This is a predicted structure of a 106-nucleotide RNA (SAM riboswitch aptamer (S box leader)) from a Cyclobacteriaceae bacterium. The source organism's lineage runs through Bacteria, Pseudomonadati, Cytophagia, Cytophagales and Cyclobacteriaceae. It was read from a public genome assembly, where an Rfam model found it.
[in-house]
RNA sequence: GAUUUAUAAAGAAGCGUGGAGAGACAGGCUCUGAGAAACGCUAGCAACCUCCGAAUAAUUUGAAAGGUGCUAAAUCCUGAUCUGCCGAUGGCAGAAAAUAUAAACC
Numbered sequence: 001g002a003u004u005u006a007u008a009a010a011g012a013a014g015c016g017u018g019g020a021g022a023g024a025c026a027g028g029c030u031c032u033g034a035g036a037a038a039c040g041c042u043a044g045c046a047a048c049c050u051c052c053g054a055a056u057a058a059u060u061u062g063a064a065a066g067g068u069g070c071u072a073a074a075u076c077c078u079g080a081u082c083u084g085c086c087g088a089u090g091g092c093a094g095a096a097a098a099u100a101u102a103a104a105c106c
Base pairs, nucleotide, nucleotide: 001106003104004103005102006101007100008099013042014041015040016039017038021031022030023029025079026078027077028076043071044070045069048067049066050065052062053061054060055059075098081095082094083093084092085091086090
């Protein structure tokens, strides 16, 4: 990096280094010298995998030591397609797509 499956309106931040960008992409909007990205330390959230338990027919559930992940805003909002509804140049809801993460596999 490709594929498959699952999840994504919940949750959880301080300090140091650093010094201008960041929120995937496009548009919007937002964050940011009252300090962006990145890196480090500490703390936390969550429960995908592993581990340890409880109840089971499938399965459900507890815990949080280890492997990841995450800790502004709904995946920040919308985004060519499809379906349904409506008060219809549009709006709403859902699906798909895209993105992110995990696990498996190549």